[in-house]
Context: one part of a larger RNA
RNA sequence: GUCAUCGACUUGGUCUUGCGAGCAAGCUUAAACCGAUAGGUGAAGGCGCAGCGAAAGCGAGUCUUAAUAGGGCGAAAGAGUUCGUGGGAUCAGACCCGAAACCGAGUGAUCUAGGCAUGGCCAGGCUGAAGGCAAGGUAACACUUGCUGAAGGGCCGAACCCACAUCUGUUGAAAAAGGUCGGGAUGAGCUGUGCCUAGGGGUGAAAGGCCAAUCAAACUCGGAGAUAGCUGGUUCUCCGCGAAAUCUAUUUAGGUAGAGCGUCGACUGAAUACCCCCGGGGGUAGAGCACUGGAUGGGUAAUGGGGCCCCACAGGCUUACUGAUCCUAACCAAACUCCGAAUACCGGGGAGUACUGGUCGGCAGACACACGGCGGGUGCUAACGUCCGUCGUGGAAAGGGAAACAACCCUGACCUACAGCUAAGGCCCCCAAUUCGUGGCUAAGUGGGAAAGCAUGUGGGACGACCAAGACAACCAGGAGGUUGGCUUAGAAGCAGCCAUCCUUUGAAGAUAGCGUAACAGCUCACUGGUCUAAUCAAGUUGUCCUGCGGCGAAGAUGUAACGGGGCUCAAGCCACGAGCCGAAGCUUAGGGCAGCGCAAGCUGCGGUAGCGGAGCGUAGUGUGACAUGACUCCUUUCCUCCUGACCGGGUGCGCCCGGAUUGGAGGAAGCGAGUCGUCGAUGAAGCCGGGGCGUGAGCCAUCCGGUGGAGAGAUCACUAGCGAGAAUGAUGAC
Numbered sequence: 001g002u003c004a005u006c007g008a009c010u011u012g013g014u015c016u017u018g019c020g021a022g023c024a025a026g027c028u029u030a031a032a033c034c035g036a037u038a039g040g041u042g043a044a045g046g047c048g049c050a051g052c053g054a055a056a057g058c059g060a061g062u063c064u065u066a067a068u069a070g071g072g073c074g075a076a077a078g079a080g081u082u083c084g085u086g087g088g089a090u091c092a093g094a095c096c097c098g099a100a101a102c103c104g105a106g107u108g109a110u111c112u113a114g115g116c117a118u119g120g121c122c123a124g125g126c127u128g129a130a131g132g133c134a135a136g137g138u139a140a141c142a143c144u145u146g147c148u149g150a151a152g153g154g155c156c157g158a159a160c161c162c163a164c165a166u167c168u169g170u171u172g173a174a175a176a177a178g179g180u181c182g183g184g185a186u187g188a189g190c191u192g193u194g195c196c197u198a199g200g201g202g203u204g205a206a207a208g209g210c211c212a213a214u215c216a217a218a219c220u221c222g223g224a225g226a227u228a229g230c231u232g233g234u235u236c237u238c239c240g241c242g243a244a245a246u247c248u249a250u251u252u253a254g255g256u257a258g259a260g261c262g263u264c265g266a267c268u269g270a271a272u273a274c275c276c277c278c279g280g281g282g283g284u285a286g287a288g289c290a291c292u293g294g295a296u297g298g299g300u301a302a303u304g305g306g307g308c309c310c311c312a313c314a315g316g317c318u319u320a321c322u323g324a325u326c327c328u329a330a331c332c333a334a335a336c337u338c339c340g341a342a343u344a345c346c347g348g349g350g351a352g353u354a355c356u357g358g359u360c361g362g363c364a365g366a367c368a369c370a371c372g373g374c375g376g377g378u379g380c381u382a383a384c385g386u387c388c389g390u391c392g393u394g395g396a397a398a399g400g401g402a403a404a405c406a407a408c409c410c411u412g413a414c415c416u417a418c419a420g421c422u423a424a425g426g427c428c429c430c431c432a433a434u435u436c437g438u439g440g441c442u443a444a445g446u447g448g449g450a451a452a453g454c455a456u457g458u459g460g461g462a463c464g465a466c467c468a469a470g471a472c473a474a475c476c477a478g479g480a481g482g483u484u485g486g487c488u489u490a491g492a493a494g495c496a497g498c499c500a501u502c503c504u505u506u507g508a509a510g511a512u513a514g515c516g517u518a519a520c521a522g523c524u525c526a527c528u529g530g531u532c533u534a535a536u537c538a539a540g541u542u543g544u545c546c547u548g549c550g551g552c553g554a555a556g557a558u559g560u561a562a563c564g565g566g567g568c569u570c571a572a573g574c575c576a577c578g579a580g581c582c583g584a585a586g587c588u589u590a591g592g593g594c595a596g597c598g599c600a601a602g603c604u605g606c607g608g609u610a611g612c613g614g615a616g617c618g619u620a621g622u623g624u625g626a627c628a629u630g631a632c633u634c635c636u637u638u639c640c641u642c643c644u645g646a647c648c649g650g651g652u653g654c655g656c657c658c659g660g661a662u663u664g665g666a667g668g669a670a671g672c673g674a675g676u677c678g679u680c681g682a683u684g685a686a687g688c689c690g691g692g693g694c695g696u697g698a699g700c701c702a703u704c705c706g707g708u709g710g711a712g713a714g715a716u717c718a719c720u721a722g723c724g725a726g727a728a729u730g731a732u733g734a735c
Base pairs, nucleotide, nucleotide: 001735002734003733004732005731006730011092012091013090014089015088016087017086018085019084020083021082022081023080026047027046028045032041033040034039051058052057061073062072063071064070095233096232098230102223103222104221105220106219107218113197114196115195116194117193118192119191120190121189122187124156125155126154127152131148132147133146134145135144136143160184161183162182165180166179167178168177199215201211202210203209236616237615238614239613240612241611246259247258248257249256250255261365262363263362264361265360266359267358268357271356272354273353274352275350276349277348278347279346280345286339287337288336292333293332294331296329297328298327299326304321305319306318307317308316309315369394370393371392372391373390374389375388376387377386378385399410400409401408414592415591416590417589419588420587421586425582426581427580428566429565430564434579436578437577438576439575440574441573447568453552454551457549458548459547460546461545462544463543464542465541466540474531475530476529477528478527480504481503482502485499486498487497510525513524514523515522593606594605595604596603597602617724619721620720621719622718623717630677631676632675633674634673636671637670638669639668640667641666642665643664647660648659649658650657651656679713680712687708688707689706690705691704692701693700694699
């Protein structure tokens, strides 16, 4: 991992509510007793029949109060009760599994920590303390040298003990080892045996270490099914409806309660929603500056400051200052408003459509929301950010489009169809449908990623200027004089810099726009004349603005890789208009199913998570037991149809037709009664395999067939549950 089996809403008490049954102003027993597992007895008690008040108490009233007022709760307006069963609550383990922990009583020091008692072990080598002896030495010591001596938590290094580094091992040879190197190795050494210390306790040269592979409180059993607002899991089918992720509160924020939203029942019966008309209040968007504030320019200009006149006061004159108020021009505001919408909201009236609305009761789920559009706060007018309002979608929604893509666009899937029409979106090929039409634009593969900014890209428009007295460009020529302007400077002559920037001659020429020189010189420009393009005059040149589509700006990491791809240029790109077609589970068509409503004809509905409601299937067991009142036969009653015989009334085309009543017979349907028959199975049960059939499905087959198998299996109607498995890192077994 697979298969098989097991595996989770139960049981009891109490309360409440729906349904069913009995009795009903009443209903009912409990313990206990009798009895045969049936049942009977048993009235104590309970609920109901009257309420109000805290109570005394009063009573269809009562309480409050001084009150007879007012008000509260009642009566008027009677339905309960017992049992069964379903939903729910509550107390119990209470749907199942799951802690870490807490407490009690015990078991452990054969591992390990420390201690006590008693034993054992430490190859070999090195060093050579004290002390001693001798010699030297001293007045005597001291001291020196040699020999001796054998001390040491001394040195090197096996056994023994340890474990510093690294490699291997890592489903190992091993739940801690192996290899190589390493540390201690006469000591606080190592070790055998016996004994002691026990769980909030021991022991600890102290690491929270160790106390039997377990230690920030051992292990075993018990309290015990501890508790778990947490995680996981929770088993058959079909049908109807169908949410929420909000408000308030919470030692509350991932929990819960009340309300909002769902469902079921009862009652009410259009009271509801959409649309139109009429009537309302508002202070948002916008706008405005009349208030409150902000903020800019101008005018007038008080006040204040400075200066001058003045001995001082008073006063006068003046101004790089300041600048209220007022006037004027143009502005800003969520906490400004002289104004002021659209929507929304409220009320009244009206048409059509729709089972809408409300009250009470049972049961919930939900209170983590997400994105998108619009109006805002916050943030950076950042975020797949965050917080509100409002609408939509997802959540709980499949289908088509957007290459792929919960939330975007279109559209809401009862089932079947090799039928049709459309939506969004598309129509060259991948790929269903136009290489469709008309008029333009784009040359950038723009389309098919991006800003400020930049530019004789190109199309359209508007308004200017110049031009046959010859424009624009090009070419030829001039571009001068006072003057080298003044100053500065070594120099400064148009051209380092400062100041001024005139006059003259002219067709024109700046006290010079640029290059250049040390300074001059030199080369251009502005400006002027001429020539030429000169077929032209219905042309041309030039400037500014607006606008369509383009260009540059534009750098990333495996490979084009910024159209889904191929590929596309009067397009297969963009703009405008038009004609067609394709395209979905939409709509239609054909057939079918279910539900609601309706007398019918028929109409309407049927996506769905949590959840509510309804109807069923199957398993195990119990009762019934072949019954389902099954088949057949007989009798009888009612009705219908047909045949047959005759009668009455009406009509008549004389064939007959219509209506009524009726003799006999046959058939059919429904019902009462009587009788008869009978479960299957060794002539092969269940189960399994293959086939067939029925049912929307769970499933079923007593209409079955073949094989296997080898002994049980049932229908119907009820009842009772240890009742349905794919998930719980589920349990057990097998492979």
Background: A computed fold for a 735-nucleotide part of an RNA from Silicimonas sp., annotated as large-subunit ribosomal RNA, domain II. The sequence was found in a public genome assembly.